[in-house]
RNA sequence: UCCCCGGUAGCUCAAUGGCGGAGCAGGCGGCUGUUAACCGCAAGGCUGAGGGUUCGAGUCCCUCCUGGGGAG
Numbered sequence: 001u002c003c004c005c006g007g008u009a010g011c012u013c014a015a016u017g018g019c020g021g022a023g024c025a026g027g028c029g030g031c032u033g034u035u036a037a038c039c040g041c042a043a044g045g046c047u048g049a050g051g052g053u054u055c056g057a058g059u060c061c062c063u064c065c066u067g068g069g070g071a072g
Stems, first nucleotide, its partner, number of pairs: 001071007010024004018055001027041004048064005
């Protein structure tokens, strides 16, 4: 320098172009003599940044940033 894959909640991951969810962690409650386990509830997101296409973009296109892998 070039090619490929990734970046979404604190963490691990989902999401046909059509209301961004789950598990774990953390919070509150239930259960229990207590803890753990189990059960329930609520909270937590401008989807890496900036543009573009579209009625509508996490998703498609462009540039950049960043992590990993590969080629030279």